[in-house]
RNA sequence: ACCUACUUAACUCAGUGAUUAGAGUAUUGCUUUCAUAAGGCAGAAGUCAUUGGUUCAGAUCCAAUAGUAGGUA
Numbered sequence: 001a002c003c004u005a006c007u008u009a010a011c012u013c014a015g016u017g018a019u020u021a022g023a024g025u026a027u028u029g030c031u032u033u034c035a036u037a038a039g040g041c042a043g044a045a046g047u048c049a050u051u052g053g054u055u056c057a058g059a060u061c062c063a064a065u066a067g068u069a070g071g072u073a
Stems, first nucleotide, its partner, number of pairs: 001072007010025004027043005049065005
């Protein structure tokens, strides 16, 4: 330099065009215990990398940009 894949919660991931964007871990509060851990209940945490486009409707499709990983020379 070129090619490919990926970017969604603090972390690991699901969601491939239509209901309010979800799970596990972690975290916060309550409960339980003499106390801690484990367990139970409830909650908070998202500009779906950024910008633009297509569409009645975009996390999802298209383009550009940025970043990460891999490959070729």
Predicted 3D model of a 73-nucleotide RNA (transfer RNA) from Medicago truncatula.
Its Rfam family is "tRNA". By type it is a transfer RNA. Gene Ontology term of the family: triplet codon-amino acid adaptor activity.
The source organism's lineage runs through Eukaryota, Embryophyta, Tracheophyta, Pentapetalae and Medicago.